[in-house]
RNA sequence: UAUAGCUCAGUGGCACAGCAUGUGCCUGGCAAGCACAAGGUCCUGAGUUCAAUUCCCAGUA
Numbered sequence: 001u002a003u004a005g006c007u008c009a010g011u012g013g014c015a016c017a018g019c020a021u022g023u024g025c026c027u028g029g030c031a032a033g034c035a036c037a038a039g040g041u042c043c044u045g046a047g048u049u050c051a052a053u054u055c056c057c058a059g060u061a
Stems, first nucleotide, its partner, number of pairs: 001061002005019003013050001021037005043059003047055001
């Protein structure tokens, strides 16, 4: 350090963006562009707490 297929943000209160993907618009067609959508057991286990992705402990890589 570990969070979406990839790169990552995030705060004790229902997790964000870009790329990629899908659909639509546009085009003679494609690309680009625009709009929308889908996609996350937040490494595993335990503890504290009304509530843990966040704090504590152990473990894995």
A computed fold for a 61-nucleotide RNA from Cavia porcellus, annotated as transfer RNA. Rfam family: tRNA. Rfam links the family to the GO term triplet codon-amino acid adaptor activity. RNAcentral holds the sequence, with entries from Rfam. Lineage of the source: Eukaryota > Eutheria > Boreoeutheria > Euarchontoglires > Cavia. Model confidence (mean pLDDT): 84 of 100.